[in-house]
Context: one part of a larger RNA
RNA sequence: CUGGGCGUAAAGGGCGCGCAGGCGGCUCUUUAAGUCAGGCGUGAAAGCCCGGGGCUCAACCCCGGAAGUGCGUUUGAAACUAGAGAGCUCGAGUACGGGAGAGGGAAGUGGAAUUCCUGGUGUAGAGGUGAAAUUCGUAGAUAUCAGGAGGAACACCGGUGGCGAAGGCGACUUCCUAGACCGAUACUGACGCUGAGGCGCGAAAGCGUGGGGAGCAAACAGGAUUAGAGACCCUGGUAGUCCACGCCGUAAACGAUGAACACUAGGUGUAGCGGGUAUUGACCCCUGCUGUGCCGCAGCUAACGCAUUAAGUGUUCCGCCUGGGGACUACGGUCGCAAGGCUAAAACUC
Repeated sequence: CUGGGCGUAAAGGGCGCGCAGGCGGCUCUUUAAGUCAGGCGUGAAAGCCCGGGGCUCAACCCCGGAAGUGCGUUUGAAACUAGAGAGCUCGAGUACGGGAGAGGGAAGUGGAAUUCCUGGUGUAGAGGUGAAAUUCGUAGAUAUCAGGAGGAACACCGGUGGCGAAGGCGACUUCCUAGACCGAUACUGACGCUGAGGCGCGAAAGCGUGGGGAGCAAACAGGAUUAGAGACCCUGGUAGUCCACGCCGUAAACGAUGAACACUAGGUGUAGCGGGUAUUGACCCCUGCUGUGCCGCAGCUAACGCAUUAAGUGUUCCGCCUGGGGACUACGGUCGCAAGGCUAAAACUC
């Protein structure tokens, strides 16, 4: 090493790109490294096993044989793996024609609402709650009308709808830009899959510098509640939330389900594109591919449940788990401005 596992019991890396590595379609020729067969050499003695013998037996000892799965060398085999050569098109990709989409980046524009300011009307309350009070208001509030300022978010459409690798993305217009899907041919000819390290992306909060600041709102203050109230409720309110640039690198980053390929009953919605049928046309009906839901057979599962979007049946590659606590810790290393992140024990204890 030859184990068993990872939806919920411990366990899928937050996500992608990708070097090395591992694995890899069909046909022919060839080589013979792996592989297989034969020969030769070697594989000390003792021991084990078999046969025989010596101590009265045995243990023990002696003789002979076998075995020694291995290694080396040599002669062959050529199915498979591998190497070399030639070819193929179904994997993968390119060109062409289409329609869909909150995919990403930048600039500009719009309306509703909140708040504030100015002015008009108008008068004693308003606000808030379980009830109140803090609070605002006769220096004219609340309400209402007109005008203005500014910031943030985009009602309806809106949908187990769409797009994206994930995080995530929702007003409108323009520009730049990525990917997927469908259709029909042509082309390249295995160019593929996975991916330790590495590199990049990565919600919210947080950090740095400079802006911005309407609403909301940690902290904080006050009012209530209460035995107390460091809370829930109320009135205020600063960071922050927003923008630019640079960090941070975490999450119940979840489908708690890694990626890829193949195979394995169906039924019914829905989104995109196509074919047939029908029709003036739109619908209707049948059907193909891709995505996204629900139900359900076989099978699987401890059960719950999963079930062509598998947790079924197989193959390849990566990550991870190995009793609970100590411990998403200490120490060390490394990254970070810091906060802290990543890696990661032991004593002890049950």

Notes: This is a predicted structure of a 350-nucleotide part of an RNA (small-subunit ribosomal RNA, central domain) from a metagenome. The full RNA is in RNAcentral, with records from SILVA. Rfam family: Bacterial small subunit ribosomal RNA. Model confidence (mean pLDDT): 88 of 100.